């Protein structure tokens, strides 16, 4: 470059908090003989009982030939005769033509329908050899002579009919004899004799020819029989079948070959490559589907086969074991004179039944074919064709172009708009379809004639947008959103899921989307699905390696050379029908259909060839296996012997009161002398120490020590043998512990069992007895977490470190050191893994055989069927039910897991509470109502910083209804307002007086009451689980994230872990991490120290003065407020890692956060609040609203929480004296004076306060008295008598004096607070307030200790790490029994069907033999109208042998009382088995047990936490 070839492969949702992996369900495509809603305009071309091979009424579907043959009948002609009247009738004959019952030929075996049977030589393909063929076609030869009957038909008999008999007459191409005849058949002596077999004529004419036919024999097309290889469904819970079965010989039958029959020999044949049985099935070209291998199916068309009511049989015939032909038995229908007879739509149409469901009882032979004729033609529901169905493909329309004020209606709306939508209306244009007129076909082949479709297809013209759109869907998968209603209801779903009062998921509207004369749904079958994996999966943990070896058959296999040509490869042939698909045309106006041409691959067969592979056979080889030799190692194996140590028992001595045993007991033992301690016997089992991820062994499993017989492996080294090798279905051995059976043994230990304990219970766990078994001999069982959860065998594929047998080098030797084989362990590279981890001992690349998996329960069940004495064991399903189930690993929570660490947690101490009495609060309870609300910590002196009316929100009774309060507005009336009486519980209700206002264009208007109407207000009425908002709580704990890097498929990690340090994720190193926000500390407030700055209402050292900082003076100080300074681990030592940092000093008013307050990360808890206030949705609306009066929140067997005040001497009482601070204060603090005992009155000086007042501090200090007591203690209740607020002190207020003077003597269990100016303990004030119930709460100051410097323990919290089957996260999850209800199922006394197949019994038609009874034209004999043969027919037996009946199997299907698990099903009842160390670690197999999970023993596994050793390993 060229030529050939190839055109084509998409996923998604759901397991989980997230992930990433197995893995199932769905879905998205195509498809159909489909059906089924809704809904329909048209025209082509196609298809229409998948169901009951159920039953069929009525038509029609197979006849035809007169040119085989007699006869008949009809019509024409013509003759003849008769008869009468020309004509006409009659009746014979003769021709002609037409018809056709019967003999007789061909045909009817095709064509057309069905799919029941059939697992077979039925089909499919490709081959064979021992056959038959009417009609066709071509060749060659022939038809000569003679008989005999018969039907029709005529007479007659019988029958209800269907038919049937009997006599008698005829004719052929109907029959029969004879003769001829070979190349044909037979038979021999084998290629030659010799037998023997034949026939039909009709028609036409031009009168000797032609035409169709007839006989025989050869071939040919064509079509039929049989044989054979190979091909194509399920099961092994079907393993053995098979007697004419299999194979010789003879014989018979068949066309024809053959056990195809039948005697006789022999005993074979099939089968694990699946026989035989049982189940389903017409085969195929080919449809659908797929990228393709492949898979499903086998309607239409077409090839083959099998069936025609079920079963059997056989005639005729060239061909049947014959759908519309016979004969028989059986079901079923119709008829019938009861005696009999008659049928067979799975053909076309059509009924009825069946079902989800599938057309007209046209039309025509005009085409294409077919039968039968010489032909004309006749027949053809084969087949043209027309109906009917949207059943399906394909095609066309339902109009086009303009048309915005973006009209109305609808629907949403944030109220402005959008939307429906150029979509209507409206203007212009079209006529495919509709309609009506007109015109008109190819299909006809042939001179003519012939068209069912059909006046159709098509052409023309007119009318007029005119006749003409639905279906589903819109949460994700999946295009398409929104109001309403509904309120887990109804009701939707293919999955996942929606629905519980704001539903894009229900039902409607509006809208959108996708398809459209359809559109959806359901059924099926492919595909996605690599979810049965050849293409093209997997088995350590997800489902999956037999518990382990031998070893059959199968399957795989070293090296070298050779033949062969089986496999293999190339090329020719032959065939694979046609049609279809595929491709290039082509013809219907296009498609669809149709038509015509080409052409591939594949497949079987032949025929030539080629020799790498692979096979056969033959020679060889030694690297793979063995065999020899020498050698050592070893808990390998049987069997004998032997030994101490313990332990129980026994017997003796010493000895005495308790031994034992647990968490703590207690049952047990023991003064009859235990236990402990000495000595001696006995007895059975098991071998410490060495001793080790160290040996052996196929695994199970093997340990004292000696002996004896045996099995393997390795190691080195010669020699042989010469692929003897690996694997291994089936078989076989072997094979823990339990457990079984005989016999022994029996020291310990120890299911079951008994007793003590624990507990609500304790069928356990702890104890303290104790039998089976545990041991041994002989047999059984065959199972385990039989595990490395990893089959064996080879080969390659980096390394490091230990260790264990044994070589070799170096060395004089051991020893070490290197090194090679062969084992065993850790870490690791590449590679592999979902990861987690494997890694020369592979889970890594490769190849071999072998075993096993294909959701999850149901289930290792059931139920067959092997094995066992028995437990059981091996095999081993389905209905049903779920959308999961599962595996790693992820981040949280959590654990009766671990480590570190902090905190009034806990020690150590101080005071308290819990007891009394009262205050106050809360639960109960009571009530007319005791309004609500807060309920562990985080309610409970909480909301309430003050309930007597008010408050109030609740009860009772009384009243209002546009309202008590707001807005907007209409009407009328009054100005507004204000003061006074009466009435009522009161709110109300009346009535009476003063008042007559501003602005005006003089109409009237604003306020403002009041009436009526009318929008509305009101709502402490629900829902804190619709919510803003605040608020608590973890907790002032140190946490909580983010960018970009980086690891990791990924969710996520890394930073934020480590080592230090720190109040602190405080800060420092270090690190794949750098760096950054919120959190912390700072930054702010007060308080300590000093300066300055100002000195009035404050202050007073000096100086004067006063009673008195009173005045004067002054601002030094105090002390007030501004504003400054200061502290920062800044200096010094020690530690520490040259670091953060700690410790200690210094100095400093203050030292390591100086003290305190304010501040409260990201969350948690549906935490609290709809009764502070807002606010959506629901709810009342002469009331759940609004307003008065009273009462009630104050109630009282209780129970709790919070607090005061004490119980006394650290004290109480009395008198006398000192010291603050911070707040209040005009409806207000009140000094002073005056009375009262007082609480207080009365009275007024100051003061909006640094002036003046509340205002006295109090514990304290001096004195004194009290003297341990229910008192001189505490003060509770009770009385009497006052004050003071307030319309108002009764429920229900405080305070006074005076008298009463309770409980109480320091508080059980158990609990609370605090580390310093704190706890304790002393009083002051302030808010709310008219006044208190205030001991509360919210501040101020005085006086003023003790203890801790530590983390073992409780409680909470922080990081780190470990399990986990939680994730609503442990207040989690989850096993089982019972109990209900509903499903489907095992067994079952047994009942009822259906299938096979066997054994006997009976035996219908038929074939066939057979017998000689009966009958019999031709032919042939003869003694001749007779008899006799040969043939033929019936009839009788025989063999066979359907249906039928008996027997007892076998398989299968239905029902069953009653039984047994099993699954499902918001709120049953027991218990807590498992999941963290699940509170006794789970588990496995076994075996006893127990309401149930479940317990115990024995062996085993780690897929067990934790903790400390050992060993290895890595680093240094």
């Nucleotide at each position: 470059a060229u030529a050939u070839u190839a055109u084509g492969g998409a996923g998604a949702g759901u397991u989980u908090g997230a992930u990433c992996c197995u893995g199932g369900c769905u879905c998205a495509g195509g498809a159909u003989g489909a059906a089924c809603g809704c809904u329909g305009g048209c025209g082509g071309u196609a298809u229409g009982c998948c169901u009951a091979a159920c039953a069929c009424a009525u038509g029609c579907a197979a006849g035809u030939c007169g040119u085989a043959c007699g006869a008949a009948a009809a019509u024409u002609a013509u003759c003849a005769u008769c008869g009468u009247u020309u004509a006409c009738g009659a009746u014979u004959g003769u021709a002609a033509u037409u018809u056709u019952a019967g003999u007789g030929g061909c045909g009817c075996a095709c064509g057309g329908g069905u799919g029941a049977g059939u697992a077979a030589c039925a089909c499919g393909u490709a081959a064979g050899a021992a056959u038959c063929u009417a009609c066709c076609c071509u060749u060659a030869g022939g038809a000569g002579a003679a008989g005999a009957a018969u039907a029709a038909c005529a007479a007659u008999u019988g029958g209800a009919a269907a038919c049937a008999g009997u006599u008698g007459c005829u004719a052929a191409u109907a029959c029969u004899u004879c003769g001829u005849a070979a190349u044909g058949c037979u038979u021999u002596a084998u290629u030659u004799a010799a037998g023997u077999u034949a026939a039909a004529g009709a028609a036409a004419u031009u009168u000797a020819u032609u035409u169709c036919g007839c006989c025989u024999a050869a071939g040919g097309a064509a079509g039929a029989g049989c044989u054979u290889g190979c091909g194509g469904c399920u099961g092994a819970u079907u393993a053995g079948c098979u007697a004419g079965u299999u194979g010789g010989u003879a014989a018979g039958a068949u066309a024809a070959u053959a056990g195809c029959u039948u005697a006789c020999c022999a005993a074979g044949g099939c089968a694990a490559u699946g026989a035989u049985c049982a189940g389903u099935a017409g085969c195929u070209g080919g449809u659908c589907u797929g990228a393709g291998a492949g898979g499903a199916c086998g309607a239409u068309c077409a090839g083959c086969c099998a069936c025609a009511c079920u079963g059997g049989g056989a005639c005729u015939g060239a061909g049947a074991u014959a759908c519309g032909g016979c004969c028989c038995a059986g079901a079923c229908u119709c008829u019938u004179a009861c005696g009999g007879g008659a049928g067979g739509c799975a053909g076309c149409a059509g009924u009825g039944g069946g079902g989800a469901a599938u057309u007209u009882u046209c039309u025509g032979c005009a085409a294409u074919g077919g039968g039968c004729g010489a032909a004309a033609g006749c027949c053809u529901g084969a087949c043209a064709g027309a109906g009917c169905a949207a059943u399906a493909c394909c095609g066309c329309g339902u109009g086009a172009g303009g048309g915005a004020u973006g009209a109305c209606a609808g629907c949403c709306u944030u109220a402005g708009g959008g939307u429906c939508g150029u979509a209507a209306a409206c203007c212009u244009c079209u006529u495919u379809u509709u309609u009506u007129a007109g015109g008109g076909a190819a299909g006809a082949a042939u001179c003519u004639u012939u068209g069912a479709c059909g006046g159709u297809a098509c052409c023309u013209a007119a009318a007029g947008a005119a006749u003409a759109a639905g279906c589903a869907u819109c949460g994700g998968c999946u295009a398409a959103c929104u109001c309403c209603g509904u309120g887990c209801c109804a009701g939707c779903a293919g999955c996942c899921g929606c629905g519980g009062u704001a539903a894009u998921a229900c039902g409607g509207g509006g809208g959108a989307u996708g398809c459209a004369a359809g559109c959806g749904u359901u059924a099926u079958c492919c595909g996605g699905a690599a979810u049965u994996a050849u293409u093209g999966g997997g088995c350590g943990u997800a489902a999956a390696g037999c518990g382990u070896c031998u070893g059959u058959a199968g399957g795989u296999u070293g090296c070298u050379a050779a033949c062969u040509a089986a496999g293999u490869c190339u090329a020719u042939u032959g065939u694979u029908a046609a049609a279809u698909a595929u491709u290039a045309a082509a013809g219907c106006u296009u498609a669809a259909c149709u038509u015509u041409g080409a052409a591939c691959a594949a497949g079987c067969a032949a025929u030539a060839g080629a020799a790498a592979c692979u096979a056969u056979u033959u020679a060889g080889c030694u690297a793979g296996a063995g065999u020899u030799u020498a050698g050592g190692a070893g808990a390998g194996g049987u069997a004998g012997a032997g030994g101490g140590a313990a332990u129980u028992c026994c017997u003796a001595g010493u000895g005495u009161a308790g031994c034992g045993g647990u968490g703590a007991a207690a049952u047990g033992u023991g003064u009859a002398g235990a236990u402990a301690u000495u000595a001696g016997g006995a007895a059975g089992a098991a071998c410490a120490c060495c001793g080790g991820c160290g040996g052996c062994g196929a695994a199970a499993g093997c340990g004292c020590u000696c002996u004896a017989c045996u099995g393997g492996a390795c190691u080195a080294a010669u020699a042989c043998u010469g692929a003897c090798a690996c694997u291994g279905a089936g078989a076989g051995a072997c094979g823990a512990a339990a457990g079984c059976u005989a016999g022994g043994g029996g020291a310990g230990c120890a299911a079951a069992u008994g007793g003590g304990a624990u507990u609500a219970g304790a069928u356990a766990c702890c104890c303290c007895a104790g039998u089976a078994g545990u041991c041994c001999u002989a047999g059984c069982c065959g199972u385990a977490a039989a595990c490395a959860a990893u089959g064996g065998a080879u080969a390659c594929u980096a390394g490091a470190u230990g260790u264990u047998g044994u070589g070799u080098g170096u060395a004089u030797u051991u020893a070490u050191c290197a090194u090679g084989c062969a084992g065993u362990a850790u870490c690791g590279u590449a590679g592999c893994u979902a990861a987690c981890g494997c890694g020369u001992u592979a889970a890594g690349u490769a190849u071999c055989c072998c075993g096993c998996c294909u959701g999850g329960g149901a289930a290792g069940u059931a139920u067959g069927c092997u094995c066992g004495c028995a437990a059981g064991a091996g095999u081993g399903a389905a209905a049903c039910u779920c959308a999961a189930a599962g595996g790693a690993a992820u981040u949280g929570a959590c654990g009766g897991g671990g480590g570190c660490c902090c905190g009034c947690a806990c020690a150590a101490g101080c005071g308290g509470u819990g007891g009394a009495g009262c205050a106050u609060g809360u639960g109960g309870u009571u009530u007319a109502a005791u309004u609500c609300g807060a309920u562990g910590c985080a309610a409970c002196a909480c909301g309430a910083a003050g309930a007597a009316c008010c408050u109030u929100a609740c009860c009772a009774g009384a009243a209002c209804u546009u309202g008590a309060c707001a807005u907007a507005a209409u009407u009328g009336c009054a100005a507004a307002u204000u003061u006074u009486u009466c009435u009522u519980a009161a709110u109300u209700g009346a009535a009476a007086a003063a008042g007559u206002g501003c602005u005006u264009u003089c109409g009237a208007g604003a306020a403002u009451g009041c009436a009526a109407a009318u929008a509305c207000a009101g709502g402490u009425g629900g829902u804190g689980c619709a919510u803003g908002g605040c608020u608590g709580u973890c907790g002032u704990c140190a946490g909580c994230u983010c960018g970009u890097g980086u690891c990791g498929u990924g969710a996520g990690a890394u930073g934020u872990u480590g080592g230090g340090u720190u109040a602190a994720g405080u800060c420092c190193c270090g690190c794949a991490a750098c760096g950054a926000g919120c959190g912390c500390a700072a930054c702010c407030c007060u308080u300590g120290u000093u300066u300055u700055u100002a000195g009035u209402u404050g202050c007073c050292a000096u100086c004067a003065u006063u009673u008195a900082g009173u005045u004067g003076g002054g601002c030094a100080c105090u002390c007030u407020a501004g504003a400054a300074a200061g502290a920062c681990u800044g200096c010094c030592g020690g530690u520490g890692a040259c670091a953060a940092a700690c410790c200690g000093g210094a100095g400093g008013a203050a030292g390591g956060u100086a003290a305190g307050g304010a501040u409260g990360a990201c969350g948690u808890c549906a935490a609290g609040u709809c009764a502070u206030c807002a606010u959506g949705c629901c709810c009342c609306u002469u009331a759940u609203g609004u307003u008065c009066u009273g009462g009630g929140c104050c109630a009282c067997a209780c129970a709790c929480g919070u607090g005061c005040u004490a119980c006394a001497a650290u004290g109480g009482u009395u008198a006398a004296g000192a010291c603050a601070a911070a707040a209040a204060g005009c409806u207000g603090c009140a000094a002073g004076c005056u009375u009262g005992u007082g609480a207080a009155a009365g009275u007024u000086a100051g003061c909006a306060a640094a002036u003046c007042u509340u205002a006295a501090a109090a514990a304290c200090u001096u004195a004194a008295u009290c003297u341990c007591a229910g008192u001189u203690c505490a003060g509770a209740u009770u009385g009497u008598a006052g004050g003071c607020u307030g319309c108002a002190a009764c429920u229900c207020g405080c305070c006074u004096a005076c008298a009463u003077g309770a409980a109480g003597a320091u508080g059980g269990a158990a609990u609370c607070g605090c580390u310093a100016g704190u706890a304790a303990u002393c009083g002051c004030c302030g808010g709310u307030c008219a006044g208190c119930a205030a001991u509360a709460c919210g501040g101020c100051g005085g006086u003023g200790a003790a203890u801790u410097a530590g983390u073992u323990c409780c409680c909470g919290g922080g990081c780190c790490u470990u399990g986990u089957a939680c994730a609503c996260a442990c207040c989690g999850c989850c096993c089982g029994u019972c109990a209900c209800a509903c499903c489907a199922u095992g067994g079952g006394a047994g009942c009822u069907g259906g299938c096979u197949a066997u054994g006997c019994c009976c035996u219908a038609a038929a074939u066939u033999a057979u017998u000689a009874u009966c009958u019999u034209a031709a032919c042939c004999a003869u003694u001749a109208u007779g008899u006799g043969g040969a043939g033929g027919g019936a009839a009788a037996u025989g063999c066979c042998u359907a249906a039928g009946g008996c027997a007892g199997a076998g398989c299968u299907a239905g029902u069953g009382a009653c039984u047994g698990g099993g699954g499902u099903g918001a709120a049953g009842u027991c218990g807590u088995a498992a999941c963290a160390a699940g509170g006794u670690a789970g588990c496995c197999g076994u075996a006893c047990u127990g309401g149930a999970a479940g317990g115990u023993g024995c062996g085993g596994c780690u897929g067990g936490a934790u903790u400390a050793c050992c060993u290895c390993c890595u680093u240094u």